Background:
A computed fold for a 98-nucleotide RNA from Williamsia sterculiae, annotated as TPP riboswitch aptamer (THI element). Its Rfam family is "TPP riboswitch aptamer (THI element)". From the family's description: Vitamin B(1) in its active form thiamin pyrophosphate (TPP) is an essential coenzyme that is synthesised by coupling of pyrimidine and thiazole moieties in bacteria. The model forms 100% of the base pairs in the Rfam consensus. Taxonomically the source falls in Williamsia (Bacteria, Actinomycetota, Actinomycetes, Nocardiaceae).
[in-house]
């Protein structure tokens, strides 16, 4: 604090890479890696309390067979609900102390 954690519904936003093999104009199929999710999904994640996701990025450092795989960049810039119902007495933010 004109807040509502959490759950459900509705609405909205988003990503789907990399390596090997097969295929050979298809951009698909099978398998491996990471992950919540690799266009299997009406699935998964996120919705301003916004790192879901995009730009920067054909970036920088490390790692790997390879890859946003890990970290930096990031107190950068963008980015989609003042929704309805239920709901614990908590939740979020600031300050101070440890």
């Nucleotide at each position: 604090a004109u807040c509502g954690a959490c759950g459900a519904c509705a609405c909205g936003g988003g990503g789907u890479g990399u390596c090997g093999g097969c295929a050979a104009c298809a951009g698909g199929c099978c398998g491996g890696c990471u992950g919540a999710g690799a266009u299997c999904a009406c699935a998964c994640c996120c919705g301003u309390u916004g790192a879901a996701c995009c730009u920067g990025c054909u970036c920088c450092a490390g790692u790997u067979c390879a890859c946003a795989c890990u970290g930096g960049c990031g107190a950068a810039g963008g980015g989609a609900u003042g929704g309805u119902c239920g709901a614990a007495u908590g939740u979020c933010u600031g300050c101070u102390g440890c």